[in-house]
Context: one part of a larger RNA
Molecule: large-subunit ribosomal RNA, half A
Organism: Bacteroidales bacterium
RNA sequence: GGCGCACGGAGGAUGCCUUGGCACUUGCAGGCGAAGAAGGACGUGGUAAACUGCGAAAAGCUUCGGGGAGCUGUUAAACAAGCGGAGAUCCGGAGGUAUCCGAAUGGGGCAACCCAGUAUGCGUUAUGGCAUACUAUCCCAUAGUGAAUCAAAUAGUUAUGGGAAGCGAGACCAGGCGAAGUGAAACAUCUCAGUAACCUGAGGAAAAGAAAUCAAUUGAGAUUCCCUAAGUAGUGGCGAGCGAAACGGGAAGAGUCUAAACCACCAGGGCGCAAGUUCUGUUGGGGUUGCGGGACCGCAACGUGGUAUUGACAAAGGAUAGUGGAAGGGUCUGGAAAGGCCCGCCAGAGAAUGUGACAGUCAUGUACGCGAAAUCCUGUUUGUCAGCCUAGCGGUAUCCCAAGUACGGCCUGACACGUGGAACCGGGUCGGAAUCAGGAGGGACCAUCCCCCAAGACUAAAUACUGGCAAGUGACCGAUAGUGAACAAGUACCGUGAGGGAAAGGUGAAAAAAACCCCGGGAGGGGAGUGAAAUAGAUCUGAAACCGUGUGCCUACAAGCGGUCGGAGGCCUAUAUCCGCAAGGAGAGGGCUGACGGCGUGCCUAUUGCAUAAUGAGCCGGCGAGUUACGUUCAGCAGCAAGGUUAAGUUCAAGAGGACGAAGCCGAAGGGAAACCGAGUGCGAAUAGCGCGUCUAGUUGCUGGUCGUAGACCCGAAACCGAAGUGAUCUAUGCAUGGCCAGGGGGAAGCAGGGGUAACACCCUGUGGACGCCCGAACCAGUACCCCUUGAGAAGGGUUUGGGUGAGCUGUGCAUAGGGGUGAAAGGCCAAUCAAACUCGGUGAUAGCUGGUUCUCCUCGAAAUAGCUUUAGGGCUAGCCUUGUGUAAUUGUGUGCCGGGGGUAGAGCACUGAAUCGCAGAGAGCAUUUACACCAAUGUAUCAACGCGAAUCAAACUCCGAAUACCGGUAUAUUUAUCACAGGAGUCAGACGGCGGGGGAUAAACUUCGUCGUCAAAAGGAAAACAGUCCAGACCAUCAGCUAAGGUCCCCAAAUGUAUGCUAAGUGUUAUUAAGGAUGUGAAGGUUCACAGACAGCUAGUAUGUUGGCUUAGAGGCAGCCACCAUUUAAAGAGUGCGUAAUAGCUCACUAGUCGAGAAUCUCCGCGCCGAAAAUGCUCGGGACUCAAGCAUACUACCGAAGCUAUGGAUUCGAUCGCAAGAUCGAGUGGUAGAGGAGCGUUCUGUUCAGCUGCGAAGCGGUACUGAAAGGAGCCGUGGAGCGGACAGAAGUGAUAAUGUCGGCAUGAGUAGCGAUAAACAAGGUGAGAAUCCUUGUCACCGAAAACCCGAGGUUUCCUGGGCCAGGUUCGUCCUCCCAGGGUUAGUCGGACCCUAAGGCCAGGCCGAAAGGCGUAGUCGAUGGAGCAGCAGGUCAAUAUUCCUGCACCUUUUUGCAGCGUUAUAACUAUGGAAGAUAGCAGGCAGCUAUCCGGAGCGGGGUAUGGAAUACCGUUCAAGCGAUCAGUCCGCAUACAUGAAAAUCAGUAUGCACAAGGGCGAAACGUGAGUAAAACUUCGCGAUCACAUCAAGAGGGAUUCUGGAAAAGCCGACUGCCGGGAAAUGCUUUCUAAGGAGUUGCAACAAGUCCGUACCGCAAACGAACACACGUGGGUGGGUAGAGAAUACUCAGGUGCGC
Repeated sequence: GGCGCACGGAGGAUGCCUUGGCACUUGCAGGCGAAGAAGGACGUGGUAAACUGCGAAAAGCUUCGGGGAGCUGUUAAACAAGCGGAGAUCCGGAGGUAUCCGAAUGGGGCAACCCAGUAUGCGUUAUGGCAUACUAUCCCAUAGUGAAUCAAAUAGUUAUGGGAAGCGAGACCAGGCGAAGUGAAACAUCUCAGUAACCUGAGGAAAAGAAAUCAAUUGAGAUUCCCUAAGUAGUGGCGAGCGAAACGGGAAGAGUCUAAACCACCAGGGCGCAAGUUCUGUUGGGGUUGCGGGACCGCAACGUGGUAUUGACAAAGGAUAGUGGAAGGGUCUGGAAAGGCCCGCCAGAGAAUGUGACAGUCAUGUACGCGAAAUCCUGUUUGUCAGCCUAGCGGUAUCCCAAGUACGGCCUGACACGUGGAACCGGGUCGGAAUCAGGAGGGACCAUCCCCCAAGACUAAAUACUGGCAAGUGACCGAUAGUGAACAAGUACCGUGAGGGAAAGGUGAAAAAAACCCCGGGAGGGGAGUGAAAUAGAUCUGAAACCGUGUGCCUACAAGCGGUCGGAGGCCUAUAUCCGCAAGGAGAGGGCUGACGGCGUGCCUAUUGCAUAAUGAGCCGGCGAGUUACGUUCAGCAGCAAGGUUAAGUUCAAGAGGACGAAGCCGAAGGGAAACCGAGUGCGAAUAGCGCGUCUAGUUGCUGGUCGUAGACCCGAAACCGAAGUGAUCUAUGCAUGGCCAGGGGGAAGCAGGGGUAACACCCUGUGGACGCCCGAACCAGUACCCCUUGAGAAGGGUUUGGGUGAGCUGUGCAUAGGGGUGAAAGGCCAAUCAAACUCGGUGAUAGCUGGUUCUCCUCGAAAUAGCUUUAGGGCUAGCCUUGUGUAAUUGUGUGCCGGGGGUAGAGCACUGAAUCGCAGAGAGCAUUUACACCAAUGUAUCAACGCGAAUCAAACUCCGAAUACCGGUAUAUUUAUCACAGGAGUCAGACGGCGGGGGAUAAACUUCGUCGUCAAAAGGAAAACAGUCCAGACCAUCAGCUAAGGUCCCCAAAUGUAUGCUAAGUGUUAUUAAGGAUGUGAAGGUUCACAGACAGCUAGUAUGUUGGCUUAGAGGCAGCCACCAUUUAAAGAGUGCGUAAUAGCUCACUAGUCGAGAAUCUCCGCGCCGAAAAUGCUCGGGACUCAAGCAUACUACCGAAGCUAUGGAUUCGAUCGCAAGAUCGAGUGGUAGAGGAGCGUUCUGUUCAGCUGCGAAGCGGUACUGAAAGGAGCCGUGGAGCGGACAGAAGUGAUAAUGUCGGCAUGAGUAGCGAUAAACAAGGUGAGAAUCCUUGUCACCGAAAACCCGAGGUUUCCUGGGCCAGGUUCGUCCUCCCAGGGUUAGUCGGACCCUAAGGCCAGGCCGAAAGGCGUAGUCGAUGGAGCAGCAGGUCAAUAUUCCUGCACCUUUUUGCAGCGUUAUAACUAUGGAAGAUAGCAGGCAGCUAUCCGGAGCGGGGUAUGGAAUACCGUUCAAGCGAUCAGUCCGCAUACAUGAAAAUCAGUAUGCACAAGGGCGAAACGUGAGUAAAACUUCGCGAUCACAUCAAGAGGGAUUCUGGAAAAGCCGACUGCCGGGAAAUGCUUUCUAAGGAGUUGCAACAAGUCCGUACCGCAAACGAACACACGUGGGUGGGUAGAGAAUACUCAGGUGCGC
C1' cells in the first nucleotide's frame, strides 16, 4: 500500500412529523376617502431590539352587553411594581382620542420638513414667542360687488351652500388606442389578434333590452346565458386558416316613460284706439302606437288591477359576543396507558383535535337545543297607511306621429363574410327626402307578397369575477416539495434606478438545559447529577461521497480497463453430525484473504466504423423529461340492437351516485354536377353495355394505440415587438454660474525721436507688449518600450513623450433618451453593456439543429433504395419490419424435366468504322516521244481505288453466339412461407470483400452502378493482435463425445508421423516486390562432337609470294581505304588480340603429339541468388528450426468452436389429447431502429385481513435465505412511532450521463500568495502568551507633502472603560473590530428666513384619440448678488470665531432727552419712475501688507566634565474706534417731447458758474494693550522599591531700535484688444401717487427664531466587492542653492507602508 472486518469523525440523505402552502365548494361582502383614505414616518411599555396593538388621552380611555378567576400581547424567561367577586384580564356593540407625511388642500419643498396670513385668546414694559379655528383648485347653484364703455350688461372678483379629486384585486365589465415573435415549412394579402401593453369610465355586477326583429306563405314575439344546430352554411394567396345564424331543448322572465298634435296659467314682444289677436318662452294638462295610433267630435263610465321603476311603519328572519350538551372502571406491560386482557355504559353525539404510545365514555368539542342592552342587513315573507299608474264604444273633414335625420355618391370600419353579385350596421365627406295615399326590411337590384314603424329615454332576474370575511372539502404538497416566503421574507443581499431576490423547520412527556469537583487564560473536556434514553447536551432518525484508528490475509525480480474463471496456503466460524457426565473438543459445510495460472483494450452518445488520441461526466446524495383537455380513427371489453344514445338542465341524495330530460347526434339507401329518381341510379336513342350501389349492423360507454388543436417529451438561442417603464452620479454635446494655469524666452501693430520725401513711401534707434507664439512645472493627455496578464489594479506601474492664455482644463447646478440623444465622425459615447442601452412584459417566441430521456423478462425484426420535393444531414408515397383479421387455389419457394424469347460473355469481320503487310494495278502523278500543245503511245525504284491473299480492332460493329438470369408448363419437396384488408413503425449518411463494369492513372482504405456475401444489428473458433476475410449463427446448465476453418518442436491442445523429392538462400516457417543480370542447383527435351580418341590441360608448329596494293615521313597481318588471292603444308587469316616511330617481339585461329571417356551448345520447368532505401526495437507472434519445425506431393492419426451430438431444465409457436389445470410430440428461442406481449417496484385511495406494532412500526447498517429477472423474506444491530398483506383503483411512478440543477466533500496543496525595496535596532513595561501593544533612545523616509485648513461624500468611524470567538492577508495584551457609557452649545461662522441665473412646476389659456404637451401671470431653483453684525486669549478625555475672560459690533422694541408736526399737512412712505455702486480678457505700473532675511540691544540656558566672549534659542499680539497719506468723487437756474398715473427726479434744450468746501479712502500711525502671552526656568499632590523621569496645578520671565527683499493678497488708477464681457433683490441718492397723527436723532435697558457644528476628509472612515500601488474640487504652503510651486537637502509637522 491492497482487500475484508470492527469502531469513529465529517456530512445531512432517508423515515416519521407539521405551525405553512395549493386547489375547490357553500354562504357573506363587493368598496374606502376632504368627517382626511389606502399606505407610511416618528413615537408609545418600569426595563424594550424586532413583531403586534395603539397615538402626546399612545399594548390604551368612556359606556352598553357577554363572561366568571385569575391578569399586566409575542419572540421570552426572570425581576420590579401593580390590578381583580365593589367582577379584573378577556370577547362583542356604540362612542372619545387619533402627532407628522400622504389626494394633501394656507404658501413652499429634496415625503414625514421650512415659512406664513386672518380672527380670537395667552404671555412680555415691548418686539420676537405660544394656543385654537379658518385660508388650495375646479364644477354647479344662489347672492353681493363690478371694468374696458355715459347708462345698462358682461368679463372679473368676493361670500354662502352642494359636489369632485385619491386609493383598491395584476379579477370581472364597457369604451379608446393597438404590436411583434409565430403559422403559412420562404414571404407581401392572410394568421397570431382586436390578443399583449397603455389609457378612460362604471358597478356589485357591467353591457344588452321591449322589434323600422326573425321567418317564409306555416308562424314566432324584449334582452342575457347554457345545450344544440356545426366544424354545417359560408369565407379564404379558395393556401395556412377563419367560421356563423335561424329553428329546436333549457335557465330566467317584466314591462314602461317622453317629444309632437290639442288645451291652460304666467311672462315678454308685435299689431290694434280698445276689446282682443298673434308670436316666443318656462310650467302644467293631454298623449305614446302598426289588426296603425293619437289629437279633435260624440256617447258611456267613477270601477278593476298593478306598483322593480314611491315612501313610512310594524312583524318575522339574519349578522356582530355567547350558552346547555350523554356515557368507564379494573388489571398487565411500561418512564408514562389512550395499548393487551376482563367486565360495563352512552349514542339525534363512533366529525375532529389534545392529553407522557392508538380514547365514543379524560379535556375541548360534536348531534340536537337556547340566547342580544347596542348597531347593522333583508333581491325573502307578511301586514297597514299614504302616493303613483292603469280602462270602453263610435265618427274620420282637419292636425300630429322624433331632420341636416333617413337615403344616395366617394372613402373606410365592423358584421364568420379578405370588394366580392355584398345586402344589413357604424364613421368621414359632398349632396339631401317623405308624414300614413307615408316609411324601413326580407343578402345586389326590380316586381309581387309578407313583416315591422328609425332618427328620444328607462328597465330586475338568469350571466362574469374574488383582493376580503366565515364554515368546510381534497385518491393535493410535506421542508431541494408546497407560495419567492412553515423561521423578525419581499427580509438579507445586488443595482444610480426601474428592478432582481435567497438560504434558513424538528432536544425532551416535562428544562428536569447539567448544582458541585478537576484540567485549562479561555474555548473545550473529564467526573458527578437529571432523564425511559445524553452516541436525546444545544440536540430526532443520521445514508453516501470524503477523512481516520485498530485488526485478519496479501504485497519489496515484478508491469497495464484492475475484473472474471480456477486456485495452494493462512485466518475465522457453527441450528448437520460425532465424542464427552459436564466444561468442552472434533467437524463435512460456510466466511475473509489470495501466492500462482487462463482469458480479457471502461461507460454513454454519435456513427459505415471507436479502447480510441471523437462527445459527456471530479465524486456522492436529492431533484430532473411522452402529460392533460377536447376531437378523430382503429383494436379490446361491456350494454342494447334496426336501432343505439342522451346534452344543457330539473330533481332526490349528499366524499359516490340515482331518477327524469329525445332537443340533438350516428345508423337503417343509394346514384347523379343537378333537377330528380330510387333497390336502383348515372351516361345513353336503347328494354344494350359499363360505372357506383343493393344482397343488412349498428350505436353508447370504458380501456389502450396513433393522429389533430393546444407550450404537447425536456432543456437550449441569436433575435422581434410593447404611444409600457428606468437611466446623462460614467460618458457625448450644450446652457448657467464659479475656479485654475510656477517660471523663463521671442518681440507684431501702434507710438516717440532721428534720417528721408514736393508730399507720401521708406530706413534707423527706442518704446510698446500682440500671439489658437516658443521652452517648461501644476493640470490635461496617452507616443514608444518594458513590467503586470488566476494583476496591487475588470486598463494600472516605470522610463519616455504631446498640449500647457486656449477651439484650454476643472467644480457645482441644469438640459437632450433608445430607431432616440449626442458626436471637430472612431459606428465613437449614452452607468465596467452599444451596427440600436437597461428593466419588465408578449413568452413556455420559434429552432427541418445539438444534447438528454430513468425498472425487468418474452416473441418477431428492418433500412441506409425508387419517385417527387427552394430538395439533398428534412419530408411525403412506395419498398423492406411488426400486430390483428380473412379466404382461396398446388398461391409462394427449392429441385428435376419440357417449352420459350433474347443478342451479353465469347467469337467474328459479312455490315458500320478503325487498321497492318503483300499481290495485282482501274485511275492519278512524273518522264520520253511531240510543239516542255491536246489526244495517243511507251516507260516508271511514285501514289493508288476496287479486288485477291495473310494477319487484326470495336461501349455506341454483328454473318454468329453461350453459361446464368427471366417467363410459362409439368413432376416432386416444403406447407401459408403467398395474397388482401386494418392498426403501429423505423429506415432515405451505409461500409468492406468477391465477381461484372464506368470515372481516375485498369492510383487510392478513392468515387459511382449491377450482383452475391459479411458487418451494420453477430457473440464463438482461425487469421499474433485485426467491424467488413475463412469457419460457424450464442435459450440455460454439464470437469461428456464428434467435427469445421485452421493446426499438431516449446510457449500452446494435438505427429519431433509415414513415403518420395526439392531448397543451402535462415530462402523459408509472412500478404506482396519488377525490368534486368548470373557456368547457383535439380528435373525434362533438342542439336553437335567423341576409343577411327572428342572437350580441357600440357608439348610443338603457326610458313611462303609479301613489307598485298593504295595512302603515308613511315604503314612491314594489326592508323585508314581497297582487295582478301595463290603456294607449301599435318596445319597456318593478305591475319584474333597485345605491342613498335615503323619493324621486331608475344599470342590466337588452325594443326600434330600426349592424355583416355565423355564433351559442347540450345530450349523449357522446379527451388534458390543479385537487383532490395525510412524514420523508438534486429526479428517468422517469440524461442528457435536445415534428409526441417522450410517447400512440393501422397497418406494415416490426432487437436480444434457457444457448430453437431449426449443428459437435464426453461420458454414460444403448431398439432393431438384434456372440462380445466395441463400432458405428449414436432419445430424454434443472436439481435440495433422498431412492432407486439407479460410482469416487478414506488406514492396515494377504496374494500378486506375485526392484519402487525413500546414484549418495539417506518427508516438506516449487516447478513451465509429465496425467485428466470425487475425483486421478495427471515434474523441481528440501530431507531423510538407508526406500518403492512390480498384484491381493485389513481398516478408529480423507477436516473451512472442533458459543458443538467441544488447541496456536501475531494483533487490540485500545506502549493501560489500575504498588495510598492522609505528600514529598522535596542532597552524597559504590561500580560497566560510579545518581532507586531505602550514608553524611551538611536536610525531611516516625506516635506508644493506622505504637513495643515475647508467643501462634497460617509454617518458615530470621535472620547473613556472593558473584551479577544469572528473581522485584521502573520501575531496581537492592539484596532477604524465587539460590549457599555459619554461627547457636537452661535444675534455676528454656514444654511433657512432675502434675491434672482440656466432650468423646473405652472391658476386661467392654446393644442392633442386618452394619458398628456406647450406656455402666461406667478412660484421654485446657487455654483452667483446683497450680506446688519466678532476678534484675541484661555479651557474639556472628547466642542469651540459656539463655552469662559477681555474688548467690540448689528437689528428691533420700550423708556428718557432734544427737534419737527397735529386737519390738510410734518416725519415718513410704493410692489411705481430715475441715477449710482456693477462686472470681459491680456498687459505693464504706483503705493502697501502677509511673509522672510540681516544688524544692534535685551533675555536664556550651558550641549560627558570646567569656562563661555563666537556659534545657538527667543524677542509676539486681533477685531473695533480715531483722525487721515497716496488717490478718487461731487455745480446752479429756466422750459417740457419722453420715463404706461404723477413728479420738484431723470432725460432733452438753453443759459450761468467752474473755486472753495465736502464725502469716500488700503496701509502706516495712535488706541485696543497688558492683569494677557513666548523661549526658558523654579516648585510640584501623585505614579515609582529607589534614583532619574513624567503629569494636574502654581510661580518667575526679555519684550527695544534699525536695514533689506516681497507677492498672484490689499488699494488705486492706466493702456491695449475684439469674441463686447448675467439677472433680480437689497443698499446709496432722488421723485412723486394712494396714504398718513404722531415722528426723527441721541443715550440706556432688554430681546434676537429654526437647522448644521463630533470624527475622516489625496484617505484604512469618500468612489473603486477589500484596511485595494487607482480616482477625488478649493485654500496655506517656511529655509539654503535656484528663474522657479523644477530639482536636491531640510524647519514645523507627519511617517517607517500589519508577516